RNA sequence: GGAGUGGGUCGGGUGGUCGCGGAGGCUUGCCUUCGAGGAAAGUCCGGGCUCCACAGGGCAGGAUGCUCGCUAACGGCGAGGCGGGGCGACCCGACGGAAAGUGCAACAGAAAGAUACCGCCGGGCGUACGCCCGGUAAGGGUGAAAUGGUGCGGUAAGAGCGCACCGGCGGCGUGGAGACACGCCGGCCCGGCAAACCCCAUCCGGAGCAAGGCCCGAACAGGAGAGGAUGACGCUGCCCGCCGACUCUCCGGGUAGGGCCGCACGAGGCGCCGGGCAACCGGCGUCCCAGAUAGAUGGCCACACAAAUACAGAACCCGGCUUACAGACCCACUCCGCCG
RNA sequence: GCGGGAGUAGUUCAGUGGUAGAGCGUUUGCUUCCCAAGCAAAAUGUCGCGGGUUCGAGUCCCGUCUCCCGCU
Numbered sequence: 001g002g003a004g005u006g007g008g009u010c011g012g013g014u015g016g017u018c019g020c021g022g023a024g025g026c027u028u029g030c031c032u033u034c035g036a037g038g039a040a041a042g043u044c045c046g047g048g049c050u051c052c053a054c055a056g057g058g059c060a061g062g063a064u065g066c067u068c069g070c071u072a073a074c075g076g077c078g079a080g081g082c083g084g085g086g087c088g089a090c091c092c093g094a095c096g097g098a099a100a101g102u103g104c105a106a107c108a109g110a111a112a113g114a115u116a117c118c119g120c121c122g123g124g125c126g127u128a129c130g131c132c133c134g135g136u137a138a139g140g141g142u143g144a145a146a147u148g149g150u151g152c153g154g155u156a157a158g159a160g161c162g163c164a165c166c167g168g169c170g171g172c173g174u175g176g177a178g179a180c181a182c183g184c185c186g187g188c189c190c191g192g193c194a195a196a197c198c199c200c201a202u203c204c205g206g207a208g209c210a211a212g213g214c215c216c217g218a219a220c221a222g223g224a225g226a227g228g229a230u231g232a233c234g235c236u237g238c239c240c241g242c243c244g245a246c247u248c249u250c251c252g253g254g255u256a257g258g259g260c261c262g263c264a265c266g267a268g269g270c271g272c273c274g275g276g277c278a279a280c281c282g283g284c285g286u287c288c289c290a291g292a293u294a295g296a297u298g299g300c301c302a303c304a305c306a307a308a309u310a311c312a313g314a315a316c317c318c319g320g321c322u323u324a325c326a327g328a329c330c331c332a333c334u335c336c337g338c339c340g
Numbered sequence: 341g342c343g344g345g346a347g348u349a350g351u352u353c354a355g356u357g358g359u360a361g362a363g364c365g366u367u368u369g370c371u372u373c374c375c376a377a378g379c380a381a382a383a384u385g386u387c388g389c390g391g392g393u394u395c396g397a398g399u400c401c402c403g404u405c406u407c408c409c410g411c412u
Stems, first nucleotide, its partner, number of pairs: 001336010013303006020035006037311001041322002044320005049208004056240004061204005066080005081095001082093004096199002101197002103193002117140002119136007148166006167189001169186007212261005220252001222251006234242001268287008341411007350364004358395001366382005388404005
């Protein structure tokens, strides 16, 4: 100097002027103060909260899936293990079980969890072409995958038949909290697919702020039928259990509007200290930082700056995930080249 | 806010992991004085987009885009 990898910050500031929403004050017209995001988005997960509610049991159904931690919880995050990619920094993983059972692998091929098409060897027949019997699965062919792989020996020819190394399986020992790693020994070997059904372990009541409450206001002296203490309604679906009195259908008429709460003090932000590799936890101090409801943040001017711009606007609130994104900056690390 | 469905030839729709089909439409030929009808043949297509599982994906899984329906 170039090329990369991982992480972080900003994505606007200051002043003035006019115009908005909340809170507070008060002299009711003014003043003070605060006022969109890293994703506010998608609604994909998990909760807090509210109501149903005895949230009780079982089945069905759904979700997750290496180990250990964090958390309110999670399908999230951190650290590690194993496997894969990359020269590397790093990145990815849907990562329990195929001896519980069932199932699938088209075509090709002799054959896809059980074999002999070509071939090799031995024997017999035969002039030759060739035929028959027995042995074989090393070689060839087919295929994504063919009965562990490579090499040497051995054999009639072969084969883990024997040996060496490697892989897998089992046993023992050591290390580790564990997933696992290393070492030794052994018979040689008991395919693949579970984002196939399934088995195992763990978890899951339902509905959702348009949840749910309060106040004001309107409106049938309605009509007909069915079920119900032999138990209505009630709780995703079904069953059991529980509760204990209304539930459903049709016809006709009328009302359905407004206000307030929920609504922001939070699993909160920031600073420091301690513990921990980290995620995170604890302690001390400090701050209040949008709460609209026909839905608020804008316009103009000036200055500084290195840019002021992309994606894009809160509607109960948080912890994550995913997606979109122009530009600017910082830190750490890796590789390549050059100079000293 | 909640629940469900769809995307395949020009078009309307099938397609349960084995390499894409039917009807209508289009083109050509036969037949006819000509057209239609009829008969025969032919051509259509990165299965909305991207990634993954698998030997192999229209189909299975994840993400994303667009459209439709219902409740409130």
Overview:
This is a predicted complex of two RNAs, RNase P RNA and transfer RNA, with 412 nucleotides together. It holds a member of the Rfam family "Bacterial RNase P class A". Rfam links the family to the GO terms ribonuclease P activity, dimeric ribonuclease P complex and tRNA processing. Rfam classes the family as a ribozyme. The prediction has a mean pLDDT of 78.